[in-house]
């Protein structure tokens, strides 16, 4: 210069202040066996405890509760994806594979399956998916054209010319085939380098790598070596649908559960009775029920109906019962707990001992302020030493049931190991 | 405290099997006008809120971050 992993994340003292709890006092209030106990307050006293490494984002996993469901299982919907393990559990953690970057240390990766099916692959380009043939190469034919030959045939007095056949040639064009080496489009063209081979090429053939099938060895497995065969068939996407294992009910502490005010609004108040008082008996959680027998007791006001009691209806007042509000109180601080040590494991993590209780508010406590220290920047001053003096910073961010991850935010510093 | 939505141009929304980001209204400039509304005509204007992935390619699929809403009529 850098990579990993792990830890602080301001000390200390002094005043002054909040919140919870424990102990006194005190004042009010219930209860009763009357001096014992129980709850409130106290602008009384003492005493103790009092954010985090992420308390954050609510992205994943439990715990707890409530609500649904006979038990499973499946379908639809979400989700998760190489292997072994570790956990309660987990999309998290170690430890292998496998790929990919770094010169390394090391880091990263939604990593099953694209020969089960469907879909999509815009523009560009001949052709984008049962491939395909623009350019270009090759081959044959036709046309045009150049040479050379002819004891073909016309013309000319001759040089010669014209026209037909035969052979090589060349190429502008027309047509029939042959190729996928090249060119060119494009994220992406149906293996990739080299040699041989071909008209001309091409897994045509041959060596290597790659890829596919079988088989051997190594390994718990993910997968590695290793050997035959096969001449390429099977583009890419699944963070489109889908198909394969596997996993999941659902909401969420403002869940839920108890006490309960005032107003409103809902039932109840006797005719097959019920209530209150006295004795008895039986059973108890000691609060009181049941049963038996005696006495008392004909119940509120107003109004409509109806000949009139009785019955029915409204309204108003008492009692009384439950629901639910404001409000309180439980949940709610002993937990997969923290620390320290031994022991198993390569680690993650389990186990055994010991020892310690460690915030619990509710418009919401966990702060201010001074000093001195300590670590950083910034000016000045020289005696340039990590000196002295002045100024400033000291971060992210703050529990709300409560664990166990993971993301993200964090001034500065500090330890190990490795490159 | 739980839980649910949103985010494209100056505002208001659109924009689907992923394949040039667009429309109304504002805004500049022009013509009509004696001016000035209205009218037509034409122009600019975008980091799709912010990174990263996945794809030959994202506004559209994932992840993660920030900002807003819904305020007792989203739950008592």
């Nucleotide at each position: 210069a850098g990579a990993u992993g792990g830890c602080c994340g301001g000390a200390u003292g002094g005043c002054c202040g909040c919140u919870c709890c424990c102990c006194g006092c005190g004042u009010c209030g219930g209860g009763c066996u009357c001096g014992c106990u129980c709850g409130a307050c106290g602008c009384c006293g003492g005493g103790g405890g009092g954010a985090g490494g992420a308390a954050a984002g609510u992205c994943c996993g439990g715990g707890c509760u409530c609500c649904a469901c006979g038990g499973g299982a499946a379908c639809a919907c979400g989700g998760u994806g190489c292997c072994g393990g570790g956990u309660a559990a987990c999309g998290c953690c170690c430890g292998g594979c496998g790929g990919g970057g770094g010169u390394g240390a090391c880091c990263c990766c939604a990593g099953g399956g694209a020969a089960a099916g469907u879909g999509c692959c815009a523009c560009a380009g001949a052709a984008a998916g049962c491939a395909a043939a623009c350019c270009g190469c090759c081959c044959a034919c036709c046309c045009c054209u150049c040479g050379c030959g002819g004891c073909g045939c016309g013309g000319g007095a001759g040089a010669c010319c014209g026209c037909c056949c035969g052979c090589g040639g060349g190429c502008c064009g027309g047509c029939g085939g042959g190729u996928a080496a090249g060119g060119g489009u494009g994220a992406a063209a149906g293996g990739g380098u080299g040699c041989g081979g071909u008209a001309a090429g091409a897994g045509c053939g041959c060596a290597c790598c790659g890829c596919g099938u079988c088989c051997c060895c190594g390994g718990c497995g993910a997968c590695g070596g290793g050997g035959a065969c096969g001449g390429c068939a099977u583009g890419g996407u699944a963070a489109a649908c889908c198909c394969c294992a596997c996993c999941g009910g659902g909401a969420g502490c403002a869940a839920g559960g108890c006490c309960a005010a005032a107003u409103a609004g809902g039932g109840g108040c006797g005719g097959c009775a019920g209530g209150c008082g006295g004795g008895g008996g039986c059973g108890u959680u000691c609060g009181c029920g049941c049963c038996c027998u005696c006495g008392c007791g004909g119940g509120g006001c107003g109004g409509g109906u109806u000949u009139c009691c009785g019955g029915c209806c409204c309204g108003c007042u008492g009692c009384c019962c439950g629901g639910g509000u404001c409000g309180g109180c439980c949940g709610c601080a002993c937990g997969a707990g923290g620390c320290g040590u031994c022991c198993g494991g390569u680690a993650a993590c389990g186990g055994g001992c010991g020892u310690c209780c460690c915030a619990g508010a509710u418009g919401a406590a966990u702060g201010g302020c001074c000093a001195u220290c300590a670590c950083c920047c910034g000016c000045g001053c020289c005696u340039u030493g990590c000196g002295c003096g002045c100024g400033g910073g000291u971060a992210c961010a703050g529990a709300a049931c409560c664990c166990g991850g993971c993301u993200u935010a964090c001034a500065g510093g500090c330890c190990a190991u490795c490159u | 405290g739980g839980g649910c939505c949103g985010u494209u141009a100056g505002c208001u929304c659109a924009a689907u099997u992923g394949g040039c980001a667009g429309a109304g209204c504002a805004a500049g400039g022009g013509a009509c006008u004696c001016u000035u509304a209205a009218u037509c005509c034409c122009u600019a204007g975008g980091u799709u809120g912010g990174a990263g992935g996945u794809u030959c390619g994202a506004u559209u699929c994932c992840u993660c971050c920030a900002c807003g809403g819904c305020u007792c009529a989203c739950c008592a």